[in-house]
RNA sequence: GCCGAGAUAGCUCAGGGGUAGAGCAGCUGUUUCGUAAACAGCAGGUCGUCAGUUCAAAUCUGAUUCUCGGCU
Numbered sequence: 001g002c003c004g005a006g007a008u009a010g011c012u013c014a015g016g017g018g019u020a021g022a023g024c025a026g027c028u029g030u031u032u033c034g035u036a037a038a039c040a041g042c043a044g045g046u047c048g049u050c051a052g053u054u055c056a057a058a059u060c061u062g063a064u065u066c067u068c069g070g071c072u
Stems, first nucleotide, its partner, number of pairs: 001071007010024004018055001026042005048064005
């Protein structure tokens, strides 16, 4: 330099045009002498960035940043 994959909650990851989700972690409550576990609930997101397409974009298109892999 070229090609490919990826970036979504604190962490690991789903979701591939029509309300952003799960598990773990966190907080509150029940239970317990207490802790853990269990159960019930709550909170947490400008979906890497900037543009474009669309009635509508995390999702499609372009550019760009970063990470990983391959080729030279």
Molecule: transfer RNA
Organism: Cyclobacteriaceae bacterium